[in-house]
RNA sequence: GCAUAGUUCAAGGGUAGAACAGUGGUCUCCAAAACCAUCGAUGUGGGUUCGAUUCCUACUGCU
Numbered sequence: 001g002c003a004u005a006g007u008u009c010a011a012g013g014g015u016a017g018a019a020c021a022g023u024g025g026u027c028u029c030c031a032a033a034a035c036c037a038u039c040g041a042u043g044u045g046g047g048u049u050c051g052a053u054u055c056c057u058a059c060u061g062c063u
Base pairs, nucleotide, nucleotide: 001062002061003060006020007019008018009017014050022038023037024036025035026034043059044058045057046056047055
């Protein structure tokens, strides 16, 4: 310094999003591609706050 979905990344106080991957569907003689839908996440414990992914703190892991 970093930790957010299976992976790569956003969101920096007000219902956490995207791409790829997975699953189902449309299309096709079949498949691929394309399109539509769907699934899925804030490292752990405290504190502040009406409200914490966001601020503070300890720990854990990585650099």
Predicted 3D model of a 63-nucleotide RNA (transfer RNA) from uncultured Eisenbergiella sp.
The coordinates come from a structure-prediction model, not an experiment, and the mean pLDDT is 84.
The sequence is in RNAcentral, with records from MGnify.
Its Rfam family is "tRNA". The family's RNA type in Rfam is transfer RNA.